[in-house]
RNA sequence: AUUGAACGCUGGCGGUAUGCUUAACACAUGCAAGUCGAACGGCAGCACGGGGAGCUUGCUCCCUGGUGGCGAGUGGCGGACGGGUGAGUAACGCGUAGGAAUCUGCCUUGUAGUGGGGGAUAACUCGAGGAAACUCGAGCUAAUACCGCAUAAUCUCUACGGAGAAAAGGAGGGGCCCGGGAAACCGGCCUUUCGCUAUAAGAGGAGCCUGCGUUGGAUUAGUUAGUUGGUAGGGUAAAGGCCUACCAAGGCAGAGAUCCAUAGCUGGUCUGAGAGGAUGAUCAGCCACACUGGGGCUGAGACACGGCCCAGACUCCUACGGGAGGCAGCAGUGGGGAAUAUUGGACAAUGGGGGAAACCCUGAUCCAGCAAUACCGCGUGUGUGAAGAAGGCCUGAGGGUUGUAAAGCACUUUCAGUAGUGAGGAACGGCUCUGCCUUAAUAAGGUAGAGAGAUGACGUUAACUACAGAAGAAGCACCGGCUAACUCUGUGCCAGCAGCCGCGGUAAUACAGAGGGUGCAAGCGUUAAUCGGAAUUACUGGGCGUAAAGGGCGCGUAGGCGGUAAAUUAAGUGGGUUGUAAAAGUCCCGGGCUUAACCUGGGAAAGUCAAUCGAUACUGAUUUACUAGAGUAUGAGAGAGGGAAGUGGAAUUUCCGGUGUAGCGGUGAAAUGCGUAGAUAUCGGAAGGAACACCAGUGGCGAAGGCGACUUCCUGGCUUAAUACUGACGCUGAGGCGCGAAAGCGUGGGUAGCGAACAGGAUUAGAUACCCUGGUAGUCCACGCUGUAAACGAUGAGGACUAAACGUUUGCUGUCGUAUGAUGGUGAGUGUUGAAGCUAACGCAUUAAGUCCUCCGCCUGGGGAGUACGGUCGCAAGAUUAAAACUCAAAGGAAUUGACGGGGGCCCGCACAAGCGGUGGAGCAUGUGGUUUAAUUCGAUGCAACGCGAAAAACCUUACCUACCCUUGACAUUUUUGGAAUUCUACUGAGAAGUGGAAGUGCCCGCGAGGGAACCAAAGGACAGGUGCUGCAUGGCUGUCGUCAGCUCGUGUCGUGAGAUGUUGGGUUAAGUCCCGUAACGAGCGCAACCCUUAUCCUUAGUUGCCAUCAAGUAAAGUUGGGAACUCUAAGGAGACUGCCGGUGAUAAGCCGGAGGAAGGUGGGGACGACGUCAAGUCAUCAUGGCCCUUAUGGGUAGGGCUACACACGUGCUACAAUGGUGAGUACAGAGGGCAGCGAAUCUGCGAAGAGGAGCGAACCCUUUAAAGCUUAUCGUAGUCCGGAUUGGAGUCUGGAACUCGACUCCAUGAAGUCGGAAUCGCUAGUAAUCGCGAAUCAGCAUGUCGCGGUGAAUACGUUCCCGGGCCUUGUACACACCGCCCGUCACACCAUGGGAGUAGGCUGUACCAGAAGUGGGUAGACUAACCUUCGGGGGGUCGCUUACCACGGUAUGGUUUAUGACUGGGGUG
Repeated sequence: AUUGAACGCUGGCGGUAUGCUUAACACAUGCAAGUCGAACGGCAGCACGGGGAGCUUGCUCCCUGGUGGCGAGUGGCGGACGGGUGAGUAACGCGUAGGAAUCUGCCUUGUAGUGGGGGAUAACUCGAGGAAACUCGAGCUAAUACCGCAUAAUCUCUACGGAGAAAAGGAGGGGCCCGGGAAACCGGCCUUUCGCUAUAAGAGGAGCCUGCGUUGGAUUAGUUAGUUGGUAGGGUAAAGGCCUACCAAGGCAGAGAUCCAUAGCUGGUCUGAGAGGAUGAUCAGCCACACUGGGGCUGAGACACGGCCCAGACUCCUACGGGAGGCAGCAGUGGGGAAUAUUGGACAAUGGGGGAAACCCUGAUCCAGCAAUACCGCGUGUGUGAAGAAGGCCUGAGGGUUGUAAAGCACUUUCAGUAGUGAGGAACGGCUCUGCCUUAAUAAGGUAGAGAGAUGACGUUAACUACAGAAGAAGCACCGGCUAACUCUGUGCCAGCAGCCGCGGUAAUACAGAGGGUGCAAGCGUUAAUCGGAAUUACUGGGCGUAAAGGGCGCGUAGGCGGUAAAUUAAGUGGGUUGUAAAAGUCCCGGGCUUAACCUGGGAAAGUCAAUCGAUACUGAUUUACUAGAGUAUGAGAGAGGGAAGUGGAAUUUCCGGUGUAGCGGUGAAAUGCGUAGAUAUCGGAAGGAACACCAGUGGCGAAGGCGACUUCCUGGCUUAAUACUGACGCUGAGGCGCGAAAGCGUGGGUAGCGAACAGGAUUAGAUACCCUGGUAGUCCACGCUGUAAACGAUGAGGACUAAACGUUUGCUGUCGUAUGAUGGUGAGUGUUGAAGCUAACGCAUUAAGUCCUCCGCCUGGGGAGUACGGUCGCAAGAUUAAAACUCAAAGGAAUUGACGGGGGCCCGCACAAGCGGUGGAGCAUGUGGUUUAAUUCGAUGCAACGCGAAAAACCUUACCUACCCUUGACAUUUUUGGAAUUCUACUGAGAAGUGGAAGUGCCCGCGAGGGAACCAAAGGACAGGUGCUGCAUGGCUGUCGUCAGCUCGUGUCGUGAGAUGUUGGGUUAAGUCCCGUAACGAGCGCAACCCUUAUCCUUAGUUGCCAUCAAGUAAAGUUGGGAACUCUAAGGAGACUGCCGGUGAUAAGCCGGAGGAAGGUGGGGACGACGUCAAGUCAUCAUGGCCCUUAUGGGUAGGGCUACACACGUGCUACAAUGGUGAGUACAGAGGGCAGCGAAUCUGCGAAGAGGAGCGAACCCUUUAAAGCUUAUCGUAGUCCGGAUUGGAGUCUGGAACUCGACUCCAUGAAGUCGGAAUCGCUAGUAAUCGCGAAUCAGCAUGUCGCGGUGAAUACGUUCCCGGGCCUUGUACACACCGCCCGUCACACCAUGGGAGUAGGCUGUACCAGAAGUGGGUAGACUAACCUUCGGGGGGUCGCUUACCACGGUAUGGUUUAUGACUGGGGUG
């Protein structure tokens, strides 16, 4: 885009079309083929006329073919057309173009006739049978019914002499003439007309034959016996095996016979740019069929839809004896189905049949009815109208949108409705008149013209006019992308959607509803179907190295294709002409319906068609030549080419002998195994089999598989040089034939080594493996078979053309040189790189995957499956040929970026190593898990949770539990009313709270009344409140990789693109730090630096800090005067930059060493954290969307809990002791903090502490005795003078309160623990280790945390390994990215399918039986009108009988196909 459609929702009108696609299923009822009296005898019924009878004078009955006419019958013509259907048919059925051996009623045009006779028979009458249908007998009668005779222009046959063959009359008119008759009238005769007979032609129709075209299957390859041809005969309208007899053995088939399946064919229709593809409704042509099968009759025509006979199935009637029927005609019914209409009107028109005609018949046809089934047209209003109404929806709360839409105002009236008017389809024919023709004729007939009057189913027609009133007339689908159109609510992987991709798991533009929008519109969607897009079967117009696809290789048949020159021909080819290609349709130009659809006129166009004419370039054919293709001859050459026979040495093994002794062998390490019966090792000898080291090479040969010691024989191919010859002999190659690795199979040999299976030993969780020790088939030979491989260059064969460069093998030939050589040219091979070109890219590139030609093979999404079934081959294994159901939305190629690797390279880090000290064992502290509990609140969970949030849980904190209370609330804003606020106090209660009492009025404005601000109370509604949920809705903040050196951009360039380049490379660095190179050049965020601190110096300043010099002074003391030097304090400066020197490096960057310097190569430390990753952590810091609670999940109070305790883990403290413990004496810090504070001296207490209160808001006072250290004494290796847990007693301090549940002190007690398994942590210098001090939090409570100083080491060879990271590279089937992906079995469910003992149908072959009706033949049993007859009969016919053919049916046995089947095989999906 389309449809004979159907379904869902909806539905105003008209026009034009169309309407059982399924059950060729079965049919009730009505109709669909009759007509002619001008062929005939007649006359039942009707009407008229005539006659008669009865009588109630207009009725009834009877008679009468006289008239109009006519039932039934004889006869003629038509029922072969028209109408229906598509079952069958793969065919001369259809289409197209031809042909010859034919027929043809009616019609047209000719020619010649139409004479004379005969015998019957329906109807009818009588009789009989039967239920009926119907039938029988006797008798009468006519014809345009039937039969002879005559004639024969013509026709047929012919032996060319001849023979044979017809007919029918009817109707109209008639003046003269004739006959019959009493007449009427009838007839002859004349004439007109319709018929009839014979024949010749025509037109139209029909039959037959032929070329070409006409579906799929080869898993259908052979088929055929009247089959193919001939002769003779028969038969037909006609050629012909159409039929019969005989003879011959043919015919068809790979260009697809036969068989199977499917199907009416065509003009056309739909689609498409076309070529094509699909289709064959309506309309038109042809064919076939008429319940199923068979058969003939009649006829011009049939083997006949509404005819006959027979058989069968079915239905109906029946008196059971027998009969009747055929809607695939029009309506209609049942059934089937998703689905398809009225038991209508009319012959008015068109056409058909009959008739002389009028007419009659016509379910053909014309109309109407039903159906949005399709196409076309029209309408459902038009203009105005902003308060942008109301309502709805959304909202950022302002508004937006629906929306000029509505309402309102002003108009119009198509269509529908009512009423009226009213075309066209109608002209013939018939009748009357006139002319002409015919005729003797004014008659009849024909013809032309004129006139009058008729004929309409549709029809309430079309059209027009009038009337009324916006009045009666809009839906459907969609809105994630494709694809035009977006929001809200509900739902929460549910319900659902979905054409493909895919939506839905709490913020869904995708589900459902709504608002809004988009599209189409009396329709809109869905489903089904066809074509297109699809170059996705590629003729036009595709491919095959890696995506699907080159046969494993050759030889060669058919076929296809084929070099140069010429002649002939004209088959192909292209052109002209003629014929034809029906009409309709399509297209063009017109015309008619108001337009359109529709109808109509004219034209054009259309064939691979036929005939004919001319052309001859190319192809073909024939012929003649040629030599460039191909081949032959001659000379050379290389070679693991093939076959056979023989020969050789090295090595392994075994055997024999010698020497010799304890192991050998084997592995990552071992063991099995061998060996004292003498192995391994070594020497000599022998046997036997297999394979041929070095040479050896992207070297050679071969078609491929493949071929490797040497010699001989036989043999194939290749190359080259130069000539001669043949003369296209060529290329490819469906089938076919041959060759064809390894493994395997058969028979017979052989067997050294190796070695499936097998055995043992190891390894391992296991190890039916990898490793080891053995070892059978096999490997080898001969003869057969198999016929496959990643049989690969994943690249078919042949030919031509198209840049170069460098190797190599093997020929021929130059130049130079001579000695092996160097350097050119030209062939044939074999390689590497590479231009153009090609390719999706990778890559290929004279050995093409480039540009072309020829031929063959193969491909058409993945899986199922190279499987099943069938066939062929094979001994088997199996090979070959080769599907479908079902299932998925992918499978695949090449390349890119990442990530990953028990891949590679380079590099770094307390990563390892080298060291020091720990943890893991003990006790305790603390956190976590688990368990428990009314509650043990919550969060954090590998590194990167676990002395974490928490820089302080007795109450509070507190979020948890129990109990008791409150409900506008503890807190915020607002309204109203009242009161200032506030303070004190009594009682009850665990308290919250409740009930009372007392005191007390302020500030501002205002004359006052009163009002206002803040505060308190009461009431009420909005609301408050939530540590309730979601960190996977979020902001912010933080951790981590990681202080790792990376992460990117602009422009340019390269690539079809993703992307690449830059950022890679060579060096170097802590560093993408810097240098060099470079299709890149630059830039940004990171690195570094800038900042703080520390180390040195200088300047300035000099108290509360300092004190060298001077002086005073003390037991001592910067204590004092004084000083400003030093230290220090805190401000500002200096200093360090590879700056200098040497070496090294590339002359660079830099590195190494040195000098100087307080400090040397980022001096030490800190702050500082790129792009990003982990849906990392946090809704319980805070903020916040959504959801949830609202007399509670909110608020208050008391008590309890967070402190529990079989257990497990993390982080710490103290120890286990002598580098120590204890006693005594004694020395030296830094950095902090302090007013609800630090708290001195002094006194008391063993002590914690108490009393005390000086000083100090602090360089001033206090904290504040620093400790380790040093000196000295003691302890003597022990569960101790170590260790201090635990427990008892007694106290101190804080606090309202130390029971659950604080810290500290004293006395007593004195546990485990004697250096810690596997494992594991930190640290590279003022570091580790060790020692104490301070601070935050804090009423009190550190073994934690954050700081401070004192003492103060060891070690680093180095980068193999472990962990983490960076750069480059490589592989990848990963991309949620290796915690990835993914294979097979098993179990379960479902689906389709193969096998299967069989079973049941369909179709069909062969053989045989059978044989209705019918036709042909035979027969003479019976009967018999025409003609002939010698009257006997004959001829002819009918019936009967019989025979040939044959339908139905039957028997036997095959083939094929479908369905089904216990059980079973694999496959697919989950």
Overview: Small-subunit ribosomal RNA from an uncultured bacterium, 1470 nucleotides, folded computationally. Model confidence (mean pLDDT): 85 of 100. Its Rfam family is "Bacterial small subunit ribosomal RNA".